[in-house]
RNA sequence: GGCCUUGUGGCUCAACGGCAGAGCGUCUGACUCCAGAUCAGAAGGUUAUCCGUUCAAAUCGGGUCAGGGUCA
Numbered sequence: 001g002g003c004c005u006u007g008u009g010g011c012u013c014a015a016c017g018g019c020a021g022a023g024c025g026u027c028u029g030a031c032u033c034c035a036g037a038u039c040a041g042a043a044g045g046u047u048a049u050c051c052g053u054u055c056a057a058a059u060c061g062g063g064u065c066a067g068g069g070u071c072a
Base pairs, nucleotide, nucleotide: 001071002070003069004068005067006066007065010024011023012022013021018055026042027041028040029039030038048064049063050062051061052060
């Protein structure tokens, strides 16, 4: 340098054109002498970034950036 692939809450991952969710974690409350476990609730996302296609984009196309793989 060519090609392939990945990028989504703090972490690990879903959502495969039509309201962005789950588990863990965090916070609050209940329970407890206290803590843990358990139960209930809450907060937390410009979906890496820019542009395009579309009535509508995390999802499709292109550029850039970053990680991984492969060939030379």

Predicted 3D model of a 72-nucleotide RNA (transfer RNA) from Cercophora newfieldiana.
The sequence is in RNAcentral, with records from ENA and Rfam.
It matches the Rfam family "tRNA". The family's RNA type in Rfam is transfer RNA.